Predicted 3D model of a 347-nucleotide part of an RNA (small-subunit ribosomal RNA, central domain) from an uncultured bacterium. The coordinates come from a structure-prediction model, not an experiment, and the mean pLDDT is 84.

Context: one part of a larger RNA
């Protein structure tokens, strides 16, 4: 490299936007690809196929072949190119609908902590048991006022929207999605090397903030020891603004798109029908999200119209274990480090 693969054995990029690649129906033209014929050429020898000659063979010899290239003449189904056209793909319009989708501002109540004041007196706290700790300078408990920060109980649901992720309430701005009707555009589509943007937590820079929690650290226990698990404290951090980092079991361990392939039963938001005063119930339909299950697939487990089934298009990735996601070099980063990524050796 080919072949074979990528849920769990090695292997799907964290996600998206976008250049090459691939691409719907009809008609006409063209003739680049494609196909047919002819001519030229493809030196000879050798090789090879079919004959012939030395008694056979080696050997010698005749013919073919040499699948290619060029030119000419044709064909027009498919691919390409050009023109015209179509509406089912895609977009878009109108009308509805659901949603913790995003950004900003404002507001709210419960709770923890702290301050002040009142009541009140000897304990509180903590544990398997204790101790460190707090408390007669009046704690814990309780009442009232106040300060400040962070998180939003119940609703809450294999519920919803989203790649990561998103949950108090209100307002403003804003992205996507679903359904119905079909005015309009007329293939405008799918995928996507490199590139660009977004991207949890932790971490970093500058400036704020700091209630609770809490790496590090200190002390008390436990223990043979205890640099831990348990307890008392406690700083970075967690929060906000701006800028970096660019990684996760970034998981459905399952790339995206299109088409097709038994059913059953839930659920979410629509639309339509029957019926009705109206609604529930019932039926149908496209969309999302679950469970069960046939064919088929699978090494098995299992998957099974939300495929891991049957096909096509495009991308990414794998090729024995260790060495190693390491070394060196490049690129990126303030750093931490990230990304690309070997070999010797060894089994």
């Nucleotide at each position: 490299u080919u072949g074979g693969g990528c849920g769990u054995a090695a292997a799907g990029a964290g996600c998206a936007u976008g250049u090459a690649g691939c691409g719907g129906g009809a008609a006409u033209u063209u003739a680049a690809g494609u196909c047919a014929g002819a001519u030229g050429u493809g030196a000879a020898a050798a090789c090879u196929u079919g004959g012939g000659g030395c008694u056979c063979a080696a050997c010698c010899u005749c013919a073919g072949a040499u699948u290619g290239c060029a030119u000419c003449u044709g064909a027009a189904a498919c691919u390409g190119a050009a023109u015209u056209u179509c509406u089912u793909g895609a977009g878009g319009g109108u009308a509805u609908g659901a949603g913790a989708g995003g950004a900003a501002a404002g507001c709210g109540g419960a709770a923890u902590u702290c301050c002040u004041a009142g009541u009140g007196u000897a304990g509180c706290g903590g544990c398997g048991a204790a101790a460190u700790g707090c408390g007669u300078a009046g704690a814990u408990a309780u009442u009232a006022c106040g300060a400040g920060g962070a998180a939003c109980a119940c609703c809450a649901g294999u519920g919803g929207c989203g790649a990561u992720g998103c949950g108090g309430c209100u307002u403003u701005c804003u992205g996507g999605c679903a359904u119905a009707c079909a005015a309009c555009u007329g293939a405008c589509g799918c995928u996507g090397a490199g590139a660009u943007g977004c991207g949890a937590a932790a971490g970093c820079g500058u400036g704020g903030g700091g209630a609770g929690c809490c790496a590090a650290c200190a002390g008390g226990a436990u223990u043979a020891g205890a640099u831990a698990c348990c307890c008392u404290g406690g700083u970075a951090g967690u929060c906000c603004a701006c800028g970096c980092c660019g990684u996760a079991a970034a998981c459905g361990a399952u790339g995206g798109g299109u088409a097709c392939u038994a059913g059953g039963u839930g659920u979410a938001g629509g639309a339509g029908g029957u019926a009705u005063c109206g609604a529930c119930c019932c039926c149908u339909u496209a969309u999302g999200u679950g469970c069960c299950g046939c064919a088929g697939u699978u090494a098995a487990c299992a998957c099974a119209u939300u495929a891991a089934g049957u096909a096509c298009c495009c991308c990414g990735c794998c090729u024995g274990g260790g060495g190693a996601g390491u070394a060196c070099g490049g690129c990126c980063g303030c750093a931490a480090g990230g990304u690309u990524g070997a070999a010797a050796c060894u089994c």